FMN riboswitch aptamer (RFN element) from Hydrogeniiclostridium mannosilyticum, 118 nucleotides, folded computationally.
RNAcentral holds the sequence, with entries from MGnify.
NCBI's taxonomy places the organism under Bacteria, Bacillota, Eubacteriales, Acutalibacteraceae, Hydrogeniiclostridium.
It matches the Rfam family "FMN riboswitch aptamer (RFN element)". Its family is annotated with FMN binding in the Gene Ontology. About the family: The RFN element is a highly conserved domain that is found frequently in the 5'-untranslated regions of prokaryotic mRNAs that encode for flavin mononucleotide (FMN) biosynthesis and transport proteins. This element is a metabolite-dependent riboswitch that directly binds FMN in the absence of proteins. In Bacillus subtilis, the riboswitch most likely controls gene expression by causing premature transcription termination within the 5' untranslated region of the ribDEAHT operon and precluding access to the ribosome-binding site of ypaA mRNA.The FMN riboswitch structure, reported in present an FMN-bound six-stem junction, adopts a butterfly-like scaffold, stapled together by opposingly directed but nearly identically folded peripheral domains.

RNA sequence: UCUUCGGGGCGGGGUGAAAUUCCCCACCGGCGGUAAUGCGGUUUAACCGACAAGCCCGCGCGCGAAAGCUGAUUUGGUGUGAUUCCAAAGCCGACGGUAUAGUCCGGAUGGAAGAAGA
Numbered sequence: 001u002c003u004u005c006g007g008g009g010c011g012g013g014g015u016g017a018a019a020u021u022c023c024c025c026a027c028c029g030g031c032g033g034u035a036a037u038g039c040g041g042u043u044u045a046a047c048c049g050a051c052a053a054g055c056c057c058g059c060g061c062g063c064g065a066a067a068g069c070u071g072a073u074u075u076g077g078u079g080u081g082a083u084u085c086c087a088a089a090g091c092c093g094a095c096g097g098u099a100u101a102g103u104c105c106g107g108a109u110g111g112a113a114g115a116a117g118a
Stems, first nucleotide, its partner, number of pairs: 001118005011025004026103002028093002030059004039049003054091002062069002073089005095106003
C1' cells in the first nucleotide's frame, strides 16, 4: 500500500381502536487490555499456546458547530492474586419513525474500533 472480514436479540400471555414500543414472563451483548497453579502441547518441572468481563481500564458506536460529552454490580466462595473463574441476586443499552422500542423500520448495499492475509 492492497485485499478480505468486521453486532446479537420479541417467543408466549394481558390491556387497548391501535403496542414485537405499555404490563407479566422471555431474549441479546462489538474491539483491545487484564488471573489460572485449571485446559492443551509430553508424565512432572520449565517453557509455549488457546479459551476467559455488556456493567474494571481503554477504544469504537452515539451526541455536539467546536471545545467536549457519553450507560450499567453487588454479595458469598476458591485463591498469593479475580468487580474476569464458580454460585446467587441485580443493573444497563444512541438518533429519527411509529401507541412510549436494547430486540421492529430507517440513515446503513454506509462507517468504525479492530482481525486476518498478500